Model confidence (mean pLDDT): 83 of 100.
Transfer RNA from an Erysipelotrichaceae bacterium, 74 nucleotides, folded computationally.
[in-house]
RNA sequence: AGGGGUAUAGUUCAAUGGUAGAAUAUCGGUCUCCAAAACCGCUGAUACGGGUUCAACUCCUGUUACCCCUGCCA
Numbered sequence: 001a002g003g004g005g006u007a008u009a010g011u012u013c014a015a016u017g018g019u020a021g022a023a024u025a026u027c028g029g030u031c032u033c034c035a036a037a038a039c040c041g042c043u044g045a046u047a048c049g050g051g052u053u054c055a056a057c058u059c060c061u062g063u064u065a066c067c068c069c070u071g072c073c074a
Base pairs, nucleotide, nucleotide: 001070002069003068004067005066006065007064010024011023012022013021018054027041028040029039030038047063048062049061050060051059
């Protein structure tokens, strides 16, 4: 210098352009003498801009961070 990949909840991962979900964790409750386990419930997220579209996590584009591959000079 060139190419490719990843970015979604505290964490690990889903989501064919049409209401963003699950597990786990936190919190609350049931149970228990207390706690754990189990069960029930709540909260919580699309890296940052721009564009296309009736509608964007999804398509196009720029940036940022991280990872991988190739090459050049010394």

Its Rfam family is "tRNA". Rfam classes the family as a transfer RNA. Rfam's curators write: Transfer RNA (tRNA) molecules are approximately 80 nucleotides in length.